[in-house]
RNA sequence: GGGGACGUAGCUCAGCUGGGAGAGCGCCUGAUUUGCAUUCAGGAGGUCGUGAGUUCGAUCCUCAUCGUCUCCA
Numbered sequence: 001g002g003g004g005a006c007g008u009a010g011c012u013c014a015g016c017u018g019g020g021a022g023a024g025c026g027c028c029u030g031a032u033u034u035g036c037a038u039u040c041a042g043g044a045g046g047u048c049g050u051g052a053g054u055u056c057g058a059u060c061c062u063c064a065u066c067g068u069c070u071c072c073a
Base pairs, nucleotide, nucleotide: 001072002071003070004069005068006067007066010025011024012023013022019056027043028042029041030040031039049065050064051063052062053061
């Protein structure tokens, strides 16, 4: 320098054909217990990397760009 993959909650990751943003763990509150743990119930937490485009409508499609990983030289 060129090719490919990935970027979504604090962490690890789903997200089907373009229309609801989610799970597990963690955190907070309450119940349970003599207490801890466990279990149960509830809750907080999001610029879907960034910018632009297409569309009635974009995490999803297109382009550019940033970062990480990887392959070739």
Predicted 3D model of a 73-nucleotide RNA (transfer RNA) from an Alphaproteobacteria bacterium. The coordinates come from a structure-prediction model, not an experiment, and the mean pLDDT is 81. Rfam family: tRNA. The family's RNA type in Rfam is transfer RNA. The sequence was found in a public genome assembly.